[in-house]
RNA sequence: AUGAACAAUGCUCGAGAGAACGAGUAAUCGUCGCCGAAGGAGCAAGCCUAGCAGGCGAAUCUCUCAGGCAAAAGAACAGCAUUGGGACG
Repeated sequence: AUGAACAAUGCUCGAGAGAACGAGUAAUCGUCGCCGAAGGAGCAAGCCUAGCAGGCGAAUCUCUCAGGCAAAAGAACAGCAUUGGGACG
C1' cells in the first nucleotide's frame, strides 16, 4: 500500500396462506382449514469409519416443531453503505 472471502450493523426490495368458526365482558381458551422465505429438523452425490451398518454431508427440495394466514409489524434471498476482517499483489 491493493484490498478478496467472511462477519456485524443500518437502509432499500421483499412472496405465500383464514380480518375462519365457537366459548368468554376481556385477557384468553378450544376446533377445523391452510402457507413456506425468519429460526429449527431431514437427505442426494461424495467422503470417512468400517461391516451388511454408522458418521460427516446442500438447497428456494421435504417436514411444518416453532412461526405465519386484512393492514401494520416481521420476513429469507438480493442490492447498497459503514465498520471489522485480512486472502491476494
Glycine riboswitch aptamer, 89 nucleotides, folded computationally. The sequence was found by an Rfam model in a public genome assembly. The coordinates come from a structure-prediction model, not an experiment, and the mean pLDDT is 76. It matches the Rfam family "Glycine riboswitch aptamer". Rfam links the family to the GO term glycine biosynthetic process.